[in-house]
RNA sequence: CGGGAUCGCUGGGGGUGCCCUCGCGGGCUGAGAUCAGACCCCUUGAACCUGACCACGUUUAUACGUGCGGAGGAAAGCGAUCGGAACCGGCG
Repeated sequence: CGGGAUCGCUGGGGGUGCCCUCGCGGGCUGAGAUCAGACCCCUUGAACCUGACCACGUUUAUACGUGCGGAGGAAAGCGAUCGGAACCGGCG
C1' cells in the first nucleotide's frame, strides 16, 4: 500500500502411485493410494491436469531435492457472526 476475516449451507472441481518375479497378501510415501457419501481444492486458484514414460542428483523403485516454472490450463454462490482488529499478499 492492497485484500475484510472466520464459520456454516448449497453447489462444483480433483487424484488414487511405487516396491516385494505374480498378488484377494505384505511394505513405502502421502491429507488421500479406487469408493469412502473419506480426503484435498474452488480464482489471494502448485488441489489437480498438460509438457512428461521430462532433465540432473538420489532411491530397488515410488518418494525426496533442484530445475522446467508462477510455462500453459483448471472448479463459486448464498447466509450468519465478528471487526476496522486479526489474518493474507506486495513494496521499502
Molecule: TPP riboswitch aptamer (THI element)
Organism: Dehalococcoidia bacterium